[in-house]
Context: one part of a larger RNA
Molecule: large-subunit ribosomal RNA, domain IV
Organism: Dixa sp. Dix1
RNA sequence: UGAUGUUGAAGGAACUCGGCAAAUUAACCCCGUAACUUAGGGAUAAGGGGUACUGUAGAAAUACAGUGGCACAUAAAUGGGAGUAGCGACUGUUUAUCAAAAACACAGGACUCUGCAAAGACGAAAGUUGAAGUAUAGAGUCUGACGCCUGCCCGGUGCUUGAAGGUUAAGAGGAGAGGUGAAAGCUUUGAAUUGAAGCCCAAGUAAACGGCGGCCGUAACUAUAACGGUCCUAAGGUAGCGAAAUUCCUUGUCGGGUAAGUUCCGACGCGCACGAAUGGCGUAACGACUGCUCCACUGUCUCCAACAUCAACUCA
Numbered sequence: 001u002g003a004u005g006u007u008g009a010a011g012g013a014a015c016u017c018g019g020c021a022a023a024u025u026a027a028c029c030c031c032g033u034a035a036c037u038u039a040g041g042g043a044u045a046a047g048g049g050g051u052a053c054u055g056u057a058g059a060a061a062u063a064c065a066g067u068g069g070c071a072c073a074u075a076a077a078u079g080g081g082a083g084u085a086g087c088g089a090c091u092g093u094u095u096a097u098c099a100a101a102a103a104c105a106c107a108g109g110a111c112u113c114u115g116c117a118a119a120g121a122c123g124a125a126a127g128u129u130g131a132a133g134u135a136u137a138g139a140g141u142c143u144g145a146c147g148c149c150u151g152c153c154c155g156g157u158g159c160u161u162g163a164a165g166g167u168u169a170a171g172a173g174g175a176g177a178g179g180u181g182a183a184a185g186c187u188u189u190g191a192a193u194u195g196a197a198g199c200c201c202a203a204g205u206a207a208a209c210g211g212c213g214g215c216c217g218u219a220a221c222u223a224u225a226a227c228g229g230u231c232c233u234a235a236g237g238u239a240g241c242g243a244a245a246u247u248c249c250u251u252g253u254c255g256g257g258u259a260a261g262u263u264c265c266g267a268c269g270c271g272c273a274c275g276a277a278u279g280g281c282g283u284a285a286c287g288a289c290u291g292c293u294c295c296a297c298u299g300u301c302u303c304c305a306a307c308a309u310c311a312a313c314u315c316a
Stems, first nucleotide, its partner, number of pairs: 001311008010302002014300001019297001027051005036041001038145001052067006068072001080295007087287002092104002108143007120129003146282004151212003156209002158205005165200003171194002176189005213231005240274001241271001252268005
């Protein structure tokens, strides 16, 4: 000096990105227990009190009386607690060896395909699977408990439907034309016409991929604009939420909390660039998730010190 432990005056998070680490708490019995809630929970909520030994009573739990100690769950093992937001409903799963999460999954919801020799998948095929199943089944895609909901757009792309029409390959067809030959012929080329799917075309379809405007003016203070005009569009963002895990300007403005708050909570809404199953907004319970706050506690710190053990170091 380092490592691992133990202890510490006064203070008690002033440390730090952050209470990281450590400390606190802890067992059993009795009392007591809030908001909220899906009425199950929340809950060991929180917060109090007791606990040894001896005697008596009792079947015992236990009750009463007495006794000793600083300390009686006498060691060890053995929850710190509360409030408030975000995300994900939950228990689960994951980057074997830097990520455990808000990612994946999930029950539930929806759409599409599939009538059975099913669709789908594997295979060159035979065949297998799906399934010894049969649309309350099987497959694919999206969403993700529950509650309230899920607006407008089919112009583009995709998908589905469509006995018309257009275009269109090989093939069919063969008017003609060329070469050669005395000719028959052989050979090259070839118009019209016919000719499938596809594409064009006409519709439907957004819990399919996706999309969801601009400018100007206007009210008897000002400001603002219910209102009007105009351009463009397939349609111009509805409900709800909103400086948000989304807000650049931005430490927005106001309120709360602090003596002091770029974080946090509640509002406002000029949303640079939220928004409805690429789901929207809520939500009890849950979380080795992520913010913020308080109580308790402490060597995290003010500010370091001592001790134990093992190294380092010196000598042999």